[in-house]
RNA sequence: CUCCACAGCGCGCCGAAUCUCCGCGGCGGAGGCGGAGAACGGGGGACCCAACGUUCCGGGGUGAACGGUCCGACGGCAUCGGACCAAGGGGACUCAGACCCGAACCCCUCAGCUAACCUCGUAGGCCACCUGAGGUUCGCAU
Numbered sequence: 001c002u003c004c005a006c007a008g009c010g011c012g013c014c015g016a017a018u019c020u021c022c023g024c025g026g027c028g029g030a031g032g033c034g035g036a037g038a039a040c041g042g043g044g045g046a047c048c049c050a051a052c053g054u055u056c057c058g059g060g061g062u063g064a065a066c067g068g069u070c071c072g073a074c075g076g077c078a079u080c081g082g083a084c085c086a087a088g089g090g091g092a093c094u095c096a097g098a099c100c101c102g103a104a105c106c107c108c109u110c111a112g113c114u115a116a117c118c119u120c121g122u123a124g125g126c127c128a129c130c131u132g133a134g135g136u137u138c139g140c141a142u
């Protein structure tokens, strides 16, 4: 000097997943534990409306993660695994391009919408230096 890995910090990101207050403890602080409120997000739940069914081919929910084709496990259904495609999704907005995701989990026989009401969550994971054009907002100066 260069490269790689790890850790920390900062700017930011996906996502609802953030903020404030109170109490505990020998004193004080930090961490931790318990609780309350605000905010954000989800589920259940009338009239009316919708549905006239469709209950083992069970059904339903959160989420962008609907689905399809081919191959293998195996001769078939189902299931599992892999490859490819794909609805859809990702950086404040729109368009174009580039890159990336296109999972996972839950309820347990049961749920259409749904005011009042009831109830649950506030995790986890990252670093795409995004590029260009347009438009918007804010700040400063005159």
Stems, first nucleotide, its partner, number of pairs: 012126003018038007039122006049112001058110001059107004067085007088101003093134005
This is a predicted structure of a 142-nucleotide RNA (c-di-AMP riboswitch aptamer (ydaO/yuaA leader)) from a Chloroflexota bacterium. The sequence was found by an Rfam model in a public genome assembly.